[in-house]
RNA sequence: GGAGUCGGCCGGAUAGUCGCUGCCGUGUUGCCUUCUGGCAAUGGGGGGGAGGAAAGUCCGGGCUCUACAGGACAGGAUGCCAGGUAAUGCCUGGGAGGCGUGAGCCUACGGAAAGUGCCACAGAAAAUAUACCGCCCGAAACUUUUUCGGGUAAGGGUGAAAUGGUGCGGUAAGAGCGCACCGCAUCGCUGGCAACAGCGAUGGCAGGGUAAACCCCAUCCGGAGCAAGACCAAAUAGGGGGACAGCCGGUUUCGGCCGCGACGUGUGGUCCGCACGGUCCCCGGGUAGGUUGCUAGAGGUCUGCGGUGACGCAGAUCCCAGAUGAAUGACUAUUCAAGACAGAACCCGGCUUACAGGCCGGCUCCCGCA
Repeated sequence: GGAGUCGGCCGGAUAGUCGCUGCCGUGUUGCCUUCUGGCAAUGGGGGGGAGGAAAGUCCGGGCUCUACAGGACAGGAUGCCAGGUAAUGCCUGGGAGGCGUGAGCCUACGGAAAGUGCCACAGAAAAUAUACCGCCCGAAACUUUUUCGGGUAAGGGUGAAAUGGUGCGGUAAGAGCGCACCGCAUCGCUGGCAACAGCGAUGGCAGGGUAAACCCCAUCCGGAGCAAGACCAAAUAGGGGGACAGCCGGUUUCGGCCGCGACGUGUGGUCCGCACGGUCCCCGGGUAGGUUGCUAGAGGUCUGCGGUGACGCAGAUCCCAGAUGAAUGACUAUUCAAGACAGAACCCGGCUUACAGGCCGGCUCCCGCA
C1' cells in the first nucleotide's frame, strides 16, 4: 500500500420566521354549580413530540377475559452439550461435521442394529445381490481362435454411490486368505459437569445412503385477544318463526315443583368427567356516543464488583409520543456526506428482511521498503 473478516456508531446539525399537537400553570368571557369546582371559547408562559429497523405478523411473554384450563386420544412444536433469561424455535460458551491459506463462516446436529418405504436412467447387479469385458485351470475341436465345464471378484466398464481403504505376502489366478497401518464394533482406563477427546486390549469384522420420507425416542403445549376487558349514557320491536323439553318416580293448594333422563351451552378437534341452564337456531329492528384500558416500565443512562461470555448484583441519576379519519410541516441562511430503507396505535424481548452515504476499532492474508 492492497484485499478480506468480525464488531460498534451516525443516517443530519446550527440559527431564524410561520404553522401542528399531548401535558402542566395562568388571564379573559360565557354557562352550570351550595361551596370546592366543572365545561366551552379565546390569549399568553413552560416542557415534550416516530425507528434502527417503527416493516414482516414469524416466535416468546407481560396484561385482560374465559368455571376446573381436569384426564385420555389425536394434533402441533423443538431436537449435540452446558449456561443465560420472565420466556422462546432466542442469546452466550463449548463439542462434532463441513467450507476457507487464514481471520472466520455454515449446520433441519437424537435414532438407520425396532419396522416400512425410496435410490430414476445407465449397468451383470442397487438386496433374499451379482458376472458384461476380463484372469486362471481342464477338456474338445482346430490352423485360428471358438465351444463347454470349473474357479474368481484383485483389474476394466456403468453410475451420485458397486460391498471396507493402502501396502506387503500368498495363490493356478484371486480374495481379510494372512500380516502391518487406517477404518469399524465391543470392553476398559484417563481428562472433562457434559456433548466428546485421547490411550489400550480383543475381534477379521457389518452392503451403503436417505428420517426438511413414514416412523421410533426425549422434552414442551388449554384458548381467545386492546377490535381483549371495565364503566357511563342513550335507543329499539322484552318482535316473529322453529327444534328439543319423552317415558318413569316422588310431592302437591292440581297452577306446579323436584329427581332421573333427554337437549343445549361451556374460548382449537374427538371422547370421558364436571359445571350451568330452560337452551339453541333462523328472520327482522335499535345503538355503535363518551370515559378508561393508554404509558413509570422484566425502563433508560453512568459507575463499581463478579463472570471467558450472554448476563447478574449494588449504587447514583433521568422521565423520553400517547394520536383516535389519525399530531412534528413549510421557507431562508450557513455547514455537510445527507439523496437511502422508511412513520408508533396496549407494551416488552427476539429473529428475519430493506438500507444511498459515512465514521471508529480488533484480527487475518498478500506485496514492497527499512
The prediction has a mean pLDDT of 75. This is a predicted structure of a 370-nucleotide RNA (Bacterial RNase P class A) from a Gammaproteobacteria bacterium. Lineage of the source: Bacteria > Pseudomonadati > Pseudomonadota > Gammaproteobacteria. Its Rfam family is "Bacterial RNase P class A". Rfam classes the family as a ribozyme. The sequence was found by an Rfam model in a public genome assembly.